[in-house]
RNA sequence: UCGUGGCCGGCGCCGAGUUUUCCGCCAAUUGGAGCGGGAAAGCGGGGGACCCAAGUUCCCUGGGGCGAAUCGCGGUCUGAUGACCGAGUAGCGCAGCCGCCGCGCGAGCCCGACAGCUAACCCCGUAGGCAACGAAUAUGAGCUUUG
Repeated sequence: UCGUGGCCGGCGCCGAGUUUUCCGCCAAUUGGAGCGGGAAAGCGGGGGACCCAAGUUCCCUGGGGCGAAUCGCGGUCUGAUGACCGAGUAGCGCAGCCGCCGCGCGAGCCCGACAGCUAACCCCGUAGGCAACGAAUAUGAGCUUUG
């Protein structure tokens, strides 16, 4: 000087999922970024009047909520139901912001016969999961902020 491995950190992303504080327990002997239970603020979601919407007939069929995550098409297995796979799609995310190029997601869970909107009012949540010099790039008479 270069490379590799390990450990500890910083910057950051999706998401409402952040901040402050009290009590108890344990630890400790003045000591915690520990465990449990509360409160408040902020953020997020649901229920819930008048008015408005809806309202009739036939067929099929329960309906609804969180979330970007809807919608059909094709294929394989199966007697069928279903399961799996492929290419798309409404919509969504990507390093100050916007455009452009590009990359990715397009799930899952819950209520339990029941809910349109909805002031007052009532209730609930405040998790979880990722990334590693990178498209976190290039580019634009763009915008914003700071010095």
Molecule: c-di-AMP riboswitch aptamer (ydaO/yuaA leader)
Organism: Solirubrobacterales bacterium